[in-house]
RNA sequence: GGCCCAUUAGCUCAGUUGGUUAGAGCAUCGUGCUAAUAACGCGAAGGUCGUGAGUUCGAUGCUCACAUGGGCCA
Numbered sequence: 001g002g003c004c005c006a007u008u009a010g011c012u013c014a015g016u017u018g019g020u021u022a023g024a025g026c027a028u029c030g031u032g033c034u035a036a037u038a039a040c041g042c043g044a045a046g047g048u049c050g051u052g053a054g055u056u057c058g059a060u061g062c063u064c065a066c067a068u069g070g071g072c073c074a
Base pairs, nucleotide, nucleotide: 001073002072003071004070005069006068007067010026011025012024013023019057028044029043030042031041032040050066051065052064053063054062
């Protein structure tokens, strides 16, 4: 320098071959239970879906550029 893959909640990851309200586990907070803690039950908070643009009536999903991480080739 070229090519490929990944980027979604604090962490690990689903997701939809474009369509109403974006999810799980763990973690966090509250609460029930207990003498108390843990475990367990219930509930809650937490997301500009990496950034910017384009296409579209509509983008987390398509296109382009950039950024970060990983891999391959030279």